The RNA shown here (c-di-GMP-I riboswitch aptamer) has 78 nucleotides and comes from a Bacillota bacterium. Its mean pLDDT, the model's own confidence on a scale to 100, is 83.

RNA sequence: CUCCGUAAAUAGCAAAACAAGCGAAAGUUUGUGACGCAAAGCUAUAGGGCCUUCGAAAGAUGGUAGCCAGUUGCCGUU
Numbered sequence: 001c002u003c004c005g006u007a008a009a010u011a012g013c014a015a016a017a018c019a020a021g022c023g024a025a026a027g028u029u030u031g032u033g034a035c036g037c038a039a040a041g042c043u044a045u046a047g048g049g050c051c052u053u054c055g056a057a058a059g060a061u062g063g064u065a066g067c068c069a070g071u072u073g074c075c076g077u078u
Base pairs, nucleotide, nucleotide: 004076005075012037013036017032018031019030020029021028022027035066041071042070043069047068048067049064050063051062053060054059
């Protein structure tokens, strides 16, 4: 340095549900809350997938990074 994540430490994130706001919907924001996470940090570009609305289809609209992916990065026992 790379791989790796069995052990420890320091920190971190926050599923479902509920309340309120936004949205045509999917979904999202804030609060409560913790199912989990070693990238559950960041990227929705236009690489794939999935969801939504319109459409006969092609295609288009919006979304999803907690689906894969890309990229950066903390710790270091064996």